């Protein structure tokens, strides 16, 4: 420099839910690009328990919360 993603909030839509997905939008990000192997945290359709509580089992979200892998623009590399 030429791009590139897209918070939050708002519209449709999908989930029991956390939360995704398409649109709009821009907080900000050199990986905010992919991947749930590791912790962190969040959720309860189901079992269990209980005055109650995600409290346990078990099943899920998330990568833009950290490590960790793998792919990747330009440049004084």
């Nucleotide at each position: 420099a030429a791009g590139g993603c897209a918070a939050a909030c708002c519209c449709g839509g999908c989930g029991a839910g956390a939360g995704c997905c398409g649109g709009g939008g821009a907080c900000g990000c050199a990986a905010a690009g992919c991947c749930a192997g590791g912790g962190a945290u969040c959720u309860u359709c189901c079992g269990g328990g209980g005055g109650a509580a995600g409290c346990c089992g078990a099943a899920g979200a998330c990568c833009g919360c950290c490590c960790g892998g793998c792919c990747g623009c330009c440049g004084a590399a």